[in-house]
Molecule: SAM riboswitch aptamer (S box leader)
Organism: Pedobacter panaciterrae
RNA sequence: UACUUAUCCAGAAAGACAGAGGGAAAGGCCCUACGACGUCUUAGCAACCUGUACAAGCUCACGCUCGUAAAAGGUGCUAAUUCCUGCUCCGCUAACACGGGGAAAGAUAAAAA
Numbered sequence: 001u002a003c004u005u006a007u008c009c010a011g012a013a014a015g016a017c018a019g020a021g022g023g024a025a026a027g028g029c030c031c032u033a034c035g036a037c038g039u040c041u042u043a044g045c046a047a048c049c050u051g052u053a054c055a056a057g058c059u060c061a062c063g064c065u066c067g068u069a070a071a072a073g074g075u076g077c078u079a080a081u082u083c084c085u086g087c088u089c090c091g092c093u094a095a096c097a098c099g100g101g102g103a104a105a106g107a108u109a110a111a112a113a
Base pairs, nucleotide, nucleotide: 001113004110005109006108007107008106013042014041015040016039017038021031022030023029026085027084028083043078044077045076048074049073050072052069053068054067056065057064058063082105087102088101089100090099091098
């Protein structure tokens, strides 16, 4: 970094440093000198992976699958639904608007080259 699978309307911030942009991209709409973004420290959220405990199913057995709990380890995350929309299909409408499904793009994890 490409491919594959799963998830993405829930949840969770203080301090220090620093000093102007940031929210992926385009449009919109927001955040931001009452200090954003970023870095560090501490704390927290979550439960994807490893491990742990319990229960169920399958198995002669080893073991495998699934669920629940907890949160030790590996990641991740802690403004706004992935902030919203773009493409397509459906419903509704005179039309705009609006509502719903899917895709694309993106993020994270796992796996693997």